[in-house]
RNA sequence: GCCCGCUCAGGGCAAACCCGGCCGAAAGGCGGGGGCGCAAAGCCUGGAGCCUACGUCCGCCCAAGGCGGAUAGGGUCGUCCGGCCGCCGGG
Numbered sequence: 001g002c003c004c005g006c007u008c009a010g011g012g013c014a015a016a017c018c019c020g021g022c023c024g025a026a027a028g029g030c031g032g033g034g035g036c037g038c039a040a041a042g043c044c045u046g047g048a049g050c051c052u053a054c055g056u057c058c059g060c061c062c063a064a065g066g067c068g069g070a071u072a073g074g075g076u077c078g079u080c081c082g083g084c085c086g087c088c089g090g091g
Base pairs, nucleotide, nucleotide: 002091003090004089005088012038013037017033018032019031020030022029023028036078042084043083044082046081047080048079049076050075051074055071056070057069058068059067060066
């Protein structure tokens, strides 16, 4: 350096759910609690998937408003691929 792995050791992260006069239009994020699980469930939206639709466009409605549809500049790295860094053990 590469491959394999959680058996050892030190550990790490933190699902659902709950709380928050927190951020956000929402999806979701952040903080605290809590652990479902994870050998990269560490970091990065480059490719894809999925989620949301403030805004924009279109349609319905006499009109306002409302409703419906489309759409990522938004989100998800604990959806996958990819990139980068990394502990221990074995080969």
Molecule: c-di-GMP-I riboswitch aptamer
Organism: Chloroflexota bacterium